[in-house]
Context: one part of a larger RNA
């Protein structure tokens, strides 16, 4: 000097981007933050049409738009948060062989015939509640044989395993309809390959400490069992006795790693905030369950502490997600908008969720800009200050005079982020079809939180905007006056005891400037 996820003290006018609890992984009061699908099913709580009766009060009725709970998919394993744990089950580079994959894209098959239940719901019973119990009925892309079968397995003989239907159009034939039939879309089941994810191995790197020198018995390695998706002491049984260390094992302390970042000419050397990759973790510890994936932040069970609720028998709960509270600290934000963009689930689709993200608010935290006027003005006014009283100095500074009007303000006008998407409609494909479907064109037409915001135009006025540090050297900047080894200064040398350029205040300098100091911290 430069730098900071900073605090503080004095100060303060705008905007543009950006950052914002480092400390208690401290303890949470509310709200939100994960739904969605009626084009998988039975139904009909509520609501809105239709239709029937009706004593005009109302009562039937899933007929139809939709749909609350409920079966059943698909997501909830992403997104989003914190960095306690971890010194190597981590990361970073660079290989590797013994595995897995929903969704996605590719080939090329199949989707035939049946069964039994079971929630809603009704009926009864228990309980303070949270919830359970029993018993009748009902469906299905929910379950379960059968058949087939590309596949596995094998001792070559055989043996085993699949599937679901849903929607939309229809000319001829059958059929009283429903519907068979045909066709198109989704799905749905088997195998192969692929992409993109993951899962495990090995090599190198990866802090400190010897006032930590020996550590290991599932330990090292074999052979049969067993697990697994997958190799593998992952795990058992028995054999054998190895395996690691001074090139640093063990053990102790401290740390999330990395792409970077800050500092330096560089080589280093210090950090890992915000972005981004990856790992861990989700009150604590410990298991599993479902699934493609989890040993699962806003699932499940147990054990713990803590907090609430009870009728005391017994139940709820987990903000390191978004905002807030409390608390700890020097110290760090609004219980805000809105899904219009991008993106994520889910749907066929319109559409629904969506604290991801887009935006707003608060803060001079940072970093950039931009402003506080601009020209002329010499009686060198007044005032202050010094003064050798002669005058110097503050000072072209101010009045005064002429202009301008960024920014603030008032008033008008007003984007761009928008295009998917919906209607009509030519043309292709596919079809038996001029129907549906789907792809690509024209065409109309709808949709903006930000925001009447950006940013343009108008008026009026110099009008509303300047501080802080410092001045003994280092170090740009000196002079009175008060004080008198006291007050006090102080980075370091120092300085103040009666003429202090060094303390205090005042004039005048210097410095930098919406900031200047001044602590911390790193180079």
């Nucleotide at each position: 000097g430069a730098u900071u996820g900073a605090a503080c003290g004095c100060u303060g006018g705008c905007g543009g981007c950006a950052u914002g609890c480092u400390u208690u992984a401290c303890a949470c009061a509310u709200g939100c933050a994960a739904g969605u699908c009626g084009g998988a099913c039975g139904g009909c709580a509520g609501c809105g049409g239709g239709g029937g009766c009706u004593u005009c009060g109302g009562c039937c009725u899933g007929c139809c738009g939709g749909c609350g709970a409920g079966u059943g998919g698909c997501g909830a394993a992403c997104g989003g948060g914190u960095g306690a744990g971890u010194a190597a089950u981590a990361c970073a580079u660079c290989g590797g062989a013994a595995c897995g994959u929903g969704u996605c894209c590719u080939u090329a098959a199949g989707u035939g015939g049946g069964g039994a239940a079971u929630a809603a719901c009704g009926c009864a019973u228990c309980g303070a509640a949270a919830g359970a119990u029993g018993u009748g009925c009902u469906a299905a892309u929910a379950c379960c044989g059968c058949a087939u079968a590309u596949c596995u397995c094998u001792g070559a003989g055989g043996a085993g395993a699949a599937a679901a239907g849903c929607a939309g159009g229809g000319g001829a034939u059958c059929g009283c309809a429903a519907g068979a039939c045909c066709u198109u879309g989704c799905g749905c089941u088997a195998a192969a390959g692929g992409a993109g994810c993951g899962g495990c191995c090995g090599a190198u790197g990866u802090c400190u400490g010897a006032u930590u020198a020996g550590c290991u018995a599932g330990u090292u390695g074999g052979u049969g069992g067993g697990g697994u998706a997958a190799a593998g002491g992952c795990u058992u049984a028995c054999c054998a006795a190895g395996g690691c260390a001074a090139c640093g094992a063990u053990c102790a302390g401290u740390a999330g790693u990395u792409g970077g970042u800050c500092u330096g000419a560089g080589a280093g050397g210090a950090c890992g905030a915000c972005c981004a990759a990856c790992c861990a973790c989700a009150c604590u510890g410990g298991g599993a369950c479902u699934g493609a994936g989890a040993c699962a932040c806003g699932g499940c069970c147990c054990a713990g502490a803590c907090u609430c609720c009870u009728a005391c028998g017994g139940g709820a709960g987990g903000c390191a997600g978004c905002a807030g509270u409390g608390g700890g600290g020097a110290a760090u934000u609004u219980u805000g908008g809105a899904c219009a963009a991008u993106g994520g689930g889910c749907g066929a689709a319109a559409g629904c969720c969506u604290g991801a993200u887009c935006c707003a608010g608060c803060c001079a935290u940072g970093c950039c800009g931009c402003g506080u006027g601009a020209g002329u003005g010499a009686a060198g006014a007044a005032g202050g200050c010094c003064u050798u009283c002669g005058g110097g100095u503050u000072g072209u500074a101010a009045a005064g005079c002429u202009c301008u009007u960024u920014u603030a303000g008032u008033c008008g006008g007003a984007a761009a982020g928008a295009a998917a998407g919906a209607g009509u409609u030519g043309c292709a494909a596919u079809g038996a079809a001029u129907a549906a479907u789907u792809g690509u064109g024209a065409u109309u037409u709808a949709u903006g939180a930000c925001g009447g915001u950006a940013c343009c135009g108008a008026c009026a006025g110099a009008a509303a905007a300047a501080g802080c540090a410092c001045c003994g050297g280092c170090u740009a900047a000196c002079u009175a006056c008060g004080u008198g080894c006291c007050a006090g200064c102080a980075g370091c040398c120092g300085c103040g005891g009666u003429a202090a350029u060094a303390c205090g205040u005042a004039g005048g300098g210097u410095g930098c400037g919406a900031g200047c100091g001044u602590u911390a911290a790193u180079c």
The part of an RNA shown here (small-subunit ribosomal RNA, 5' domain) has 523 nucleotides and comes from an uncultured bacterium. The coordinates come from a structure-prediction model, not an experiment, and the mean pLDDT is 87.